[in-house]
Context: one part of a larger RNA
RNA sequence: CGUAGAACUUUGCGCAGGCCCUUCCCUAGUACGAGAGGACCGGGAAGGACGAAACCUCUGGUGUACCAGUUGUCGUACCAACGGCAUUGCUGGGUAGCUAUGUUCGGUUAAGAUAAGUGCUGAAAGCAUCUAAGCACGAAGCUGUCUGCAAGAUUAGAGUUCGUUAUUAGGGUCCUGGGAGAUGACCAGGUUGAUAGGCUGCAGGUGUAAGUUCCGUGAGGGAUUCAGCCGAGCAGUACUAAUAACCCGAU
Repeated sequence: CGUAGAACUUUGCGCAGGCCCUUCCCUAGUACGAGAGGACCGGGAAGGACGAAACCUCUGGUGUACCAGUUGUCGUACCAACGGCAUUGCUGGGUAGCUAUGUUCGGUUAAGAUAAGUGCUGAAAGCAUCUAAGCACGAAGCUGUCUGCAAGAUUAGAGUUCGUUAUUAGGGUCCUGGGAGAUGACCAGGUUGAUAGGCUGCAGGUGUAAGUUCCGUGAGGGAUUCAGCCGAGCAGUACUAAUAACCCGAU
């Protein structure tokens, strides 16, 4: 830009992916075979690799705005307590998110047409012959079944509802944001409001703060104290900010 205004729900032309493999048990030591050996068909149970499948409950990783310990030095006049720098100074842990080596899931089943191959009927060619006419089987392969995308499929499809000349139906600018994201886009919201921040509570992390007091000559230790502090998590709460306004809109 088109699909002759919108919103929502869809059909599927077509495209892509997938449809993998092994072992064991039963059938059955049966059929078969002198024996040794040892099935088809059918049923069941585990496992491997793979997956541009999903997820984070578990096991782990990461987690430079979370917590603690600690070295050197500088600073806050000093003590104490803190802050800066030293790879995040180093070390031990670790929420959310992301993640695999973790968890869950997947490869199923008809059907149809076939390949090699196996046949029936059967002439040419009084026989024979699966083939010449005709008919029937036959594969992890093909179509389809399964999964995803999909009407720019210009053949531009279908359904429901709304709208009919009205700055209407609807959409956007703008703003708060994230489950989305390079930007657009998408999604949740914009006071008739829980969208983000703050606050409160909870979960979770760290591991018992500062101050005071007691014990010890002291380094230190005990009590107050399962404390103190806390990023992203889950709720509640309009305190703050989403005000106001404008634009497009059916020949």
Molecule: large-subunit ribosomal RNA, domain VI
Organism: Patescibacteria group bacterium